[in-house]
RNA sequence: UCUCCGAAAAGGCAAAACCAGGGCAACCUGGUGACGCAAAGCCGCGAGGCCAUGCAAAUGGUCAGUCGGGCUACCGAA
Numbered sequence: 001u002c003u004c005c006g007a008a009a010a011g012g013c014a015a016a017a018c019c020a021g022g023g024c025a026a027c028c029u030g031g032u033g034a035c036g037c038a039a040a041g042c043c044g045c046g047a048g049g050c051c052a053u054g055c056a057a058a059u060g061g062u063c064a065g066u067c068g069g070g071c072u073a074c075c076g077a078a
Stems, first nucleotide, its partner, number of pairs: 005076002012037002017032006035065001041071003045068003048063006
């Protein structure tokens, strides 16, 4: 120095709920709020959940805090 790993320290993000707004909806944005998170930073590539349309097949949308994977990254004890 790099990788694994995750003690400490410095910080970071922000669930549910509520308020306002957008959307047919899932859900999203902002504020309040903190359940939690060592990638709860980013990416719809694979799977899956949810919503809409449809007799069905399927199509479109949405969820990155559902899982897998990819990219990047603060600190440095054992």
Molecule: c-di-GMP-I riboswitch aptamer
Organism: Desulfuromonadaceae bacterium UBA5613